[in-house]
RNA sequence: GCGCGCUUAGCUCAGUGGUAGAGCAUCUCUUUUACACAGAGAGGGUCGGGGGUUCGAUCCCCUCAGCGCGCA
Numbered sequence: 001g002c003g004c005g006c007u008u009a010g011c012u013c014a015g016u017g018g019u020a021g022a023g024c025a026u027c028u029c030u031u032u033u034a035c036a037c038a039g040a041g042a043g044g045g046u047c048g049g050g051g052g053u054u055c056g057a058u059c060c061c062c063u064c065a066g067c068g069c070g071c072a
Stems, first nucleotide, its partner, number of pairs: 001071007010024004018055001026042005048064005
């Protein structure tokens, strides 16, 4: 340099056009003499940046940035 893939909650990841979710973690409550375990609930997101298509974009297209793999 060329090709391919990834970027979504603190972490690991779902979500392939119609109001963004799970597990773990954090906080609260119940349980316990207390802790742990268990159960219930809550908070936490401008979906990497910008632009485009569309009535509507996490999703499709372009571009930039970062990371990974392959080729040279």